The prediction has a mean pLDDT of 80. This is a predicted structure of a 74-nucleotide RNA (transfer RNA) from a Microgenomates group bacterium.
This record gives sequence, C1' cells and structure tokens, in this order.
RNA sequence: GCCGCUAUCGUCUAACGGUUUAGGACGUUGCCUUCUCAAGGCAAAGAUUAGGGGUUCGAAUCCCCUUAGCGGCA
Repeated sequence: GCCGCUAUCGUCUAACGGUUUAGGACGUUGCCUUCUCAAGGCAAAGAUUAGGGGUUCGAAUCCCCUUAGCGGCA
C1' cells in the first nucleotide's frame, strides 16, 4: 500500500428496514428481609448504537468517507 472482519449501557450480549422512546444477563444504587454480612425478593439509574455524510415515509440495521482494533496478502 491492497483486501477482509469488528465497533451497541461499566462489562458481556440481543434486536427481518417498521408493535424499539434499543431488550436481556452480570455489575451498580435504593428498599424489604437479617443482630450484622452473604444469599434471596422488589425497584431504579445506565447506550441518541465509534465519528461524519447519504439513501428511504422510516436506519443500530443499507451505501460512502474517516477513526480505532484484529486478520490476510505484498
């Protein structure tokens, strides 16, 4: 330099172009329970989907560029 793959709550992960204001698990916080802790129960917060642009009535999803990581070729 060329080609390919990946990027979603703190972490892991789901989501046919439309019932998604993006769901779940773990974790965190609060409450209940307990003499206390742990376990258990209930609830809450937390991602505008790596960044920018485009297509579309509608984009996490399709297209282009960029960034970062990984792999292959040279």
It matches the Rfam family "tRNA". It is annotated as a transfer RNA.